[in-house]
Molecule: THF (Tetrahydrofolate) riboswitch aptamer
RNA sequence: UACAGAGUAGGAAAUCAGGCGUAAAGUGUCGGGCAGACGGGGAGUUGCUGCUUGAACGAAAAGCUUAAUGCUUGCGGUUUGGUUUCCGCAUCCCGCUGAA
Numbered sequence: 001u002a003c004a005g006a007g008u009a010g011g012a013a014a015u016c017a018g019g020c021g022u023a024a025a026g027u028g029u030c031g032g033g034c035a036g037a038c039g040g041g042g043a044g045u046u047g048c049u050g051c052u053u054g055a056a057c058g059a060a061a062a063g064c065u066u067a068a069u070g071c072u073u074g075c076g077g078u079u080u081g082g083u084u085u086c087c088g089c090a091u092c093c094c095g096c097u098g099a100a
Base pairs, nucleotide, nucleotide: 001100003098004097005096010087011086012085013084014083015082016081017080018079019078020076021075022074029055030054031053032052033051034050035049036048040094041093042092043091061073062072063071064070
């Protein structure tokens, strides 16, 4: 000097368990505001995530039981955690490893 590679946060799917809702919250879609994170170091987006707010849309209940709360099986692009698999620094500079 050029080449190759490793590694994070995180994301997705499957599965298990515990919750929440089914009296409709949540999820998803579009817009506004604020904030945060983004390989070991630095920078960092029109990308990502979270919070908040506005708008439109919108659902799967059934059985049993009780004085009532309830119970069971389902359902929800529901939530949290565990396990497995896969993907994975937007990008730039430096560093690390390998070999030339």